[in-house]
Context: one part of a larger RNA
RNA sequence: UGAACGCUGGCGGCAAGCCUAACACAUGCAAGUCGAACGGUAACAGAUCGCUGGGAUCCCUUCGGGGUGAACUUGAUGCUGACGAGUGGCGGACGGGUGAGUAACGCGUAGGAAUCUACCUAGUAGUGGGGGAUAGCUCGAGGAAACUCGAAUUAAUACCGCAUAAUCUCUAUGGAGUAAAGGGGCCCUCUUCUUGAAAGGUUUCGCUAUCAGAUGAGCCUGCGUAAGAUUAGCUAGUUGGUGAGGUAAAAGCUCACCAAGGCGACGAUCUUUAGCUGGUCUGAGAGGAUGAUCAGCCACACUGGAACUGAGACACGGUCCAGACUCCUACGGGAGGCAGCAGUGGGGAAUAUUGGACAAUGGGCGCAAGCCUGAUCCAGCAAUACCGCGUGUGUGAAGAAGGCCUGAGGGUUGUAAAGCACUUUCAAUUGUGAAGAAAAGUUAAAGGUUAAUAACCUUUAGCCUUGACGUUAACUUUAGAAGAAGCACCGGCUAACUCCGUGCCAGCAGCCGCGGUAAUACGGAGGGUGCAAGCGUUAAUC
Numbered sequence: 001u002g003a004a005c006g007c008u009g010g011c012g013g014c015a016a017g018c019c020u021a022a023c024a025c026a027u028g029c030a031a032g033u034c035g036a037a038c039g040g041u042a043a044c045a046g047a048u049c050g051c052u053g054g055g056a057u058c059c060c061u062u063c064g065g066g067g068u069g070a071a072c073u074u075g076a077u078g079c080u081g082a083c084g085a086g087u088g089g090c091g092g093a094c095g096g097g098u099g100a101g102u103a104a105c106g107c108g109u110a111g112g113a114a115u116c117u118a119c120c121u122a123g124u125a126g127u128g129g130g131g132g133a134u135a136g137c138u139c140g141a142g143g144a145a146a147c148u149c150g151a152a153u154u155a156a157u158a159c160c161g162c163a164u165a166a167u168c169u170c171u172a173u174g175g176a177g178u179a180a181a182g183g184g185g186c187c188c189u190c191u192u193c194u195u196g197a198a199a200g201g202u203u204u205c206g207c208u209a210u211c212a213g214a215u216g217a218g219c220c221u222g223c224g225u226a227a228g229a230u231u232a233g234c235u236a237g238u239u240g241g242u243g244a245g246g247u248a249a250a251a252g253c254u255c256a257c258c259a260a261g262g263c264g265a266c267g268a269u270c271u272u273u274a275g276c277u278g279g280u281c282u283g284a285g286a287g288g289a290u291g292a293u294c295a296g297c298c299a300c301a302c303u304g305g306a307a308c309u310g311a312g313a314c315a316c317g318g319u320c321c322a323g324a325c326u327c328c329u330a331c332g333g334g335a336g337g338c339a340g341c342a343g344u345g346g347g348g349a350a351u352a353u354u355g356g357a358c359a360a361u362g363g364g365c366g367c368a369a370g371c372c373u374g375a376u377c378c379a380g381c382a383a384u385a386c387c388g389c390g391u392g393u394g395u396g397a398a399g400a401a402g403g404c405c406u407g408a409g410g411g412u413u414g415u416a417a418a419g420c421a422c423u424u425u426c427a428a429u430u431g432u433g434a435a436g437a438a439a440a441g442u443u444a445a446a447g448g449u450u451a452a453u454a455a456c457c458u459u460u461a462g463c464c465u466u467g468a469c470g471u472u473a474a475c476u477u478u479a480g481a482a483g484a485a486g487c488a489c490c491g492g493c494u495a496a497c498u499c500c501g502u503g504c505c506a507g508c509a510g511c512c513g514c515g516g517u518a519a520u521a522c523g524g525a526g527g528g529u530g531c532a533a534g535c536g537u538u539a540a541u542c
Stems, first nucleotide, its partner, number of pairs: 001539001003538005010389004015384001017381001018347001023345003027342003032090003037087002040083002044081003047077004053072001058067003097300003106225007115217002120213002123210005128162001130160002138151005168177003182205006191198003226272003233263003238260008275297004279290004302323005325336004353379001355378003361375001362373004392422004402413004426483001428478001431475002436469001441463008486531005491512003497526005507514002
């Protein structure tokens, strides 16, 4: 050190976890949303109306019965809340992954001019009047399926003319051309019918044109950016010009014609290797090595190619074609793409859960409520790294027993243990319990707007709630030394020595070297040394 292996293993915090096959992938999820653009109504719920049964309850009763008719059953009506499928809008170009390719204006840095920019912000002007379709639905047909075809009919903020229009575009400077779409809330002051609506008024969200900003992106250039000369010549759109085309935009970007240029020992061309950077590791520095996580840029999305839509893509979970592979098939034809998150097989010394939540941060859509979000926030797994804590503390010589050594006296293990006196971190157990939550909603008041005490917007105050983590952190109760130590080494380098076994055998070894009968070097034991929830080995780098 993104490590692996061996032995061992108590707790917490914080980070990081397929470096190998850009190998193949079962299954689930990862991009939707808007009914305040539209025609509508397949579900669900309510409301209203009705039918077939049903018969509770209540009333009358001559006790025979008559009337009333709830729950339940079943149908209709888009009327309301909502909403499957569909048209339409915005978003699927962000976010997430990977490093195959690329030695390049790809990246880094410093500049440049010939450009575009949805949503957002500020300004100016406008938003008039028409038309024809089409999906859905219905009917019919084909097909195993995927799906497709025909007929009839319908809506729009879908589509198309007309009008108007410039500081916009073109221009021969005379002129010519070019746009739009409506939706929601509220109100009757005036007009018309008069229940309340229509026209109308108002407010808000949109729409169109244009100018500027902001943001993002495209393009060009200087310098820097690995190795090889056992690669020395390379180049035909090649280098330049004119004209035309083309692009949002400069340009051989493309084409026609003309000229013959352009690059190269200051290393062209070719070959090999490689994503680049901020950084990271190391080092006194200069340097050297490296580019996991995090951040910026680039490239890629089964392999190769192509365009469509769009403000933006030549588009990871879009389209078309070809190829390889996998699957379905009624053999006619179809479906698929985890280098998203989990997960599987395979490869490998080696790398985790088919977990929870949108509570927070952020993103998409929406007036909003809200919906979606494997982004994200959390949890799980493994001592993978770093950091912190603990495994007790004090006392205790009869220097106990046992072990080992012995010169048999003793020495050592060793205050170590036992014993005595304490403490209770962490783990266990009992309860309490922050912060991460501000908003949104609703009520009231004030201000703005207005004809308006509607509505809408802003501010303030009150109320009402929203936590995945989570049995959270922290505090607290109870009990008791109780649940918690290993690994490597001891010939020199290098801190730490004796005995037994073995006998150039078995073995050790980073280097020097040990072992052939007294081995501090092999194996075991006792003792010691060093680190410590780790220790040692291997690999890599400074």